[in-house]
Molecule: SAM riboswitch aptamer (S box leader)
Organism: soil metagenome
RNA sequence: CUCAUGCAGAGUGGUCGAGGGACUGGCCCGAAGACACCACGGCAACCGGUUGAGCUUGUUCUCAAUGUCAGGUGCCAAUUCCAGCUCAAGCACCAUCGGCUUGGGAAAAAUGAG
Repeated sequence: CUCAUGCAGAGUGGUCGAGGGACUGGCCCGAAGACACCACGGCAACCGGUUGAGCUUGUUCUCAAUGUCAGGUGCCAAUUCCAGCUCAAGCACCAUCGGCUUGGGAAAAAUGAG
């Protein structure tokens, strides 16, 4: 940089000691010890494995099933915690700007694969 995914799922103990949830705003978590690290436990998304089918037979393609395959990576507060930019519909205000609600798309970040 490209592609894919995210309203599901899964925590105890120890060490440390003040911030943490990427950023900004909100809202949360946190001395009843968060975050981080370590141990053990767990979850099952992608890759891989296995099995079956297909034909265009690929020095390993395509499709389906499979975790009673946890091997690699990952994950185990809150939908990626919510929003941020934009579009549509609705609501209130005399109008503009702007606000609120709902939905779609994007962006950003995260994870995997390349």